Transfer RNA from a Bdellovibrionales bacterium, 72 nucleotides, folded computationally. Rfam family: tRNA. By type it is a transfer RNA. Gene Ontology term of the family: triplet codon-amino acid adaptor activity.

RNA sequence: GCCCUCGUAGCUCAGUGGUAGAGCGCAUCCUUGGUAAGGCUGAGGCCAUGGGUUCAAUUCCCGUCGAGGGCU
Repeated sequence: GCCCUCGUAGCUCAGUGGUAGAGCGCAUCCUUGGUAAGGCUGAGGCCAUGGGUUCAAUUCCCGUCGAGGGCU
């Protein structure tokens, strides 16, 4: 230098055009004499970033940034 994959909650990840989700973690409450375990509820996301296409983009296209891998 070229090519490929990835970027979504604190962490690990789902979500292939029409309301952004799960597990773990965190907070409140229930349960207990008290803890652990269990249960209910909740908070927490500009979907890396800038543009384009579209009635509508986390999703499709292009650029940039970052991470990983391959070739030379």
Model confidence (mean pLDDT): 81 of 100.